This is a predicted structure of a 115-nucleotide RNA (FMN riboswitch aptamer (RFN element)) from uncultured Ruminococcus sp. Its mean pLDDT, the model's own confidence on a scale to 100, is 85. The organism belongs to Ruminococcus, within Bacteria. RNAcentral holds the sequence, with entries from MGnify.
């Protein structure tokens, strides 16, 4: 190159209101893949939704798709160290990143096994 198998997402302690809220409010606590001087915030992708097309469940478009400053150290870091912010998809429910569901699902990919 092929080919197969396997892995591949975390997290509200405590309190206040209220008939009712892990959803409001103080406050707590999480962070997928790949690149690069180590990333939830740089760059891309991946997971959501809709239409169209075919023989398959795989292609094409379109919506929507979030957030960082500053200071050090260094050849080189919005990646590291110190500080202070910020951001998190649909559908249920007294307003969800964390609770139930679709999902023992799907994938970015990764590791390993054969020729």
């Nucleotide at each position: 190159u092929a080919u197969c198998u396997u892995c591949g997402g975390g997290g509200u302690a405590g309190g206040g209101u209220g008939a009712g809220a892990u959803u409001c409010c103080c406050a707590a606590c999480c962070g997928g893949c790949a690149g690069u001087a180590u990333a939830g915030u740089c760059u891309g992708c991946g997971a959501g939704c809709g239409a169209c097309a075919g023989u398959c469940c795989u292609g094409u478009c379109g919506c929507a798709u979030g957030a960082u400053a500053c200071g050090g150290u260094g050849c080189g870091a919005u990646u590291c160290c110190g500080u202070a912010a910020c951001c998190g998809a649909c559908g249920g429910u007294a307003u969800a990143g964390u609770c139930c569901g679709g999902a023992u699902g799907a994938g970015a990919g990764a590791a390993g096994g054969u020729a």